[in-house]
Context: one part of a larger RNA
């Protein structure tokens, strides 16, 4: 750009992608079968492998804005309590996320239509034939069924709503986000909980300092499940989304005929 005004939601599915596998045990039954030795079709349950999608409640990784312990050294004048360096110092955990070795989940069933092949009925050819006409069965394989995508599918799909300047809707700008390279997507803009804050909770870590007590001291008890806690759940307008700006159809192509006035 285009879909013969303009827009906002939905809507069909041509067509594309994807998936499709398969062991083992029980039982039917020690039956059919077979002299024994051995052992079934059919039919029915479990429970695995590998693959795939999804997911984080479990187990666990990791998790350089979380908590702790500790060396060396410097620094806040010293004590004490703290901060820098030194691979994140080193090390012992660890929320959220994002994972898998975790755990849900799927290959199903069913239906058409057929292959090899097995048949019905049957002539050419008084028989005989599953085929010449006619009619059934029949595969993990084709079509559909499941799972994404999907109207530039130019035969351009359909519906339902608005709006025509008193403008329907979109953009910008801003606050963000289990969206995201950008862009795009989504939520939110004071008629507000979008982010930070604050403040409860949760989840870490593991018993803060400052004081007292016991020890010469190193230390250890109290106080006191203490102290501090990132992404997590909630609330909560303090702060930050302020004022606003731009764009947008002006009743919608052309021809030919019918009605009707």
């Nucleotide at each position: 750009u285009g879909c013969a005004g303009g827009a906002g939601a939905a809507u069909u599915g041509a067509g594309a992608g994807g998936a499709g596998c398969u062991g083992u045990c029980c039982u039917u039954a020690g039956u059919a079968c077979g002299a024994g030795a051995g052992g079934a079709c059919c039919g029915g349950g479990a429970u695995g492998g590998a693959c795939g999608c999804a997911c984080c409640a479990c187990u666990g990784g990791u998790g350089g804005a979380c908590c702790u312990g500790u060396u060396g050294u410097g620094g806040c004048g010293c004590c004490a309590g703290c901060c820098g360096c030194a691979u994140a110092g080193c090390a012992g955990g660890g929320u959220a996320g994002c994972u898998a070795a975790g755990u849900g989940c799927g290959g199903a069933c069913g239906g058409g239509a057929u292959a090899a092949c097995c048949g019905c009925u049957g002539a050419a050819a008084g028989c005989a034939u599953c085929u010449a006409a006619g009619c059934g069965g029949g595969a993990a394989g084709c079509c559909c069924c499941c799972c994404u995508c999907g109207a530039a599918a130019c035969c351009a799909u359909u519906u339902c709503u608005c709006c025509c300047u008193u403008g329907a809707g979109a953009g910008c700008c801003g606050u963000g986000g289990a969206a995201g390279a950008c862009c795009a997507c989504c939520a939110c803009g004071u008629u507000g909980a979008u982010a930070g804050g604050c403040c409860g909770g949760g989840u870490g870590u593991g018993g803060a300092a400052g004081c007292g007590c016991a020890g010469c001291a190193a230390u250890g008890c109290g106080u006191g499940c203490a102290g501090c806690u990132u992404a997590c759940c909630g609330g909560u307008a303090c702060u930050a989304a302020u004022u606003g700006c731009u764009c947008g159809a002006u009743c919608g192509a052309c021809u030919u005929g019918a009605u009707c006035g």
Predicted 3D model of a 261-nucleotide part of an RNA (large-subunit ribosomal RNA, domain VI) from Bauldia sp. It matches the Rfam family "Bacterial large subunit ribosomal RNA". Taxonomically the source falls in Bauldia (Bacteria, Pseudomonadati, Alphaproteobacteria, Kaistiaceae).